Source information:
A computed fold for a 125-nucleotide RNA, annotated as FMN riboswitch aptamer (RFN element). Its mean pLDDT, the model's own confidence on a scale to 100, is 76. Its Rfam family is "FMN riboswitch aptamer (RFN element)". Its family is annotated with FMN binding in the Gene Ontology.

């Protein structure tokens, strides 16, 4: 330095608001949240994504293992060599089950699972 491998650790945020109503943290208004990896070349430099590409969770089928399918949402302008990632403006999206009334934010599966990250060991050079 590389690495099929082993182990350990880490690994998802958010309403104490107002209104209507018999009843809503679910409707309306306002507020608020955003997992992981990637995003060409050149170059002193650096550019950063909920909405681009892919993955994870969830759901369906199958099951010995597993595998397959499904899986939301953005435009315009600006700066720049380079941005669908930055800046400005205006939008939009969010599994399943539960609930006196429809849920991204409440309760539950979940002290779970997991993309992946870091460290250590081993192996190779």
């Nucleotide at each position: 330095a590389a690495u099929a491998u082993u182990c350990u650790u880490u690994g998802g945020g958010g309403g104490u608001u107002g209104g209507u109503g018999u009843a809503a943290u679910u409707c309306c208004a306002c507020a608020u949240c955003g997992g992981c990896g990637g995003u060409a070349u050149u170059u002193c430099a650096g550019a950063a994504a909920g909405u681009c590409c892919g993955c994870g969770a969830g759901c369906g089928c199958u099951u010995g293992g597993u595998g397959c399918g499904u899986u939301g949402a953005a435009c315009a302008g600006g700066u720049g060599a380079g941005a669908u990632u930055c800046c400005u403006g205006u939008a939009c999206c969010g599994a399943c089950g539960g609930u006196u009334a429809u849920a991204g934010u409440c309760c539950g599966g979940a002290u779970g699972a997991g993309a992946a990250a870091a460290g250590a060991g081993g192996u190779u050079g």